[in-house]
RNA sequence: GACAGAGUAGAGAUACCGGCGUAAAGUGCCCGGGGGACGGGGAGUUGCCCACGGGACGAAGAGCAAUCGCGGUCGGUAUCCCGCAUCCCGCUGUU
Repeated sequence: GACAGAGUAGAGAUACCGGCGUAAAGUGCCCGGGGGACGGGGAGUUGCCCACGGGACGAAGAGCAAUCGCGGUCGGUAUCCCGCAUCCCGCUGUU
C1' cells in the first nucleotide's frame, strides 16, 4: 500500500416486576422553533432521540369488596434482534 473484519450509544420485540390513566392523561399522527446522542479520535445528515408550544383524531369497563379487565400507557430487569447514514484517522487479521 491492497483486501477483509471487530467494537458503541441507541432503536425494536417478548417476558416478568412496579407504576399511571380509565373523572382520558398517555400512546400514535401533523406543524413550529429549541436541545441532545450517534464504534477508540475527529467531522456529521434530509436519519434518530428529548422536552416545550400549537393542531386534528380518539378509548372498556366490571364488581358490595377483594379484585379482574382495558390503554398502539410509563419505568426497571432479563432475553432476543437490529445497529457507527456518511467521510477521514486509528484497531485486528491476511498479504